Order: sequence, then C1' cells, then structure tokens
RNA sequence: GGACGGGUCCUGCGCGGCGGAAGCCCACGAACCCCGUCAGGUUCGGAAGAAAGCAGCGGUAAGUGGUCACUUCCGGGUGCCGCAGGGGUGCCUGGCCAGA
Repeated sequence: GGACGGGUCCUGCGCGGCGGAAGCCCACGAACCCCGUCAGGUUCGGAAGAAAGCAGCGGUAAGUGGUCACUUCCGGGUGCCGCAGGGGUGCCUGGCCAGA
C1' cells in the first nucleotide's frame, strides 16, 4: 500500500428488564326498585296447609381500597443481549499478500 473479515452505524425480528393499564385474588359494598333464607306479624282457609313478605342473616352487582406473584395489552435514547439484512465516508481491530 492492497483486498478480505469483524466491531462501531441503520433497519427488521426475537429475548429479558423498566413504567403504565386491565384481568385474577382479598376486604368493604344495594332500607327498597339484586338473589336466597325469611323469626315476628299479615292475608286466604273450618282445618291441614298455602301465599305474599318487613326486620335479621348469607351471597353478590355497579363501585372503592389493597396486593407480592401470575396472565394479557400498550410504550421507550430500556440492554451495549441474540439473529438476519443493509451500508463501506470515517474510526478501532484481526490475520493474508506485496513493496520499501
């Protein structure tokens, strides 16, 4: 000096991680217009029974709060992680060839 390879650069895909939201889980949660059970009492009945059903109790809906972890979705100057493609101006690096 030459060509070649790799990295740095760009793009795409993937993986993990960060943040947010939702779901799952738990708690609370409807005087009545949710459900169930309905004491007492009420109604029907000669009676046996039946009917409606307040309070109470239980379970929940909408919703509120909590939560490690798990699942889903969204986002990025997340990582100097992986794969592939692109690029060859510059820088770094590896050996090969040639010359002085």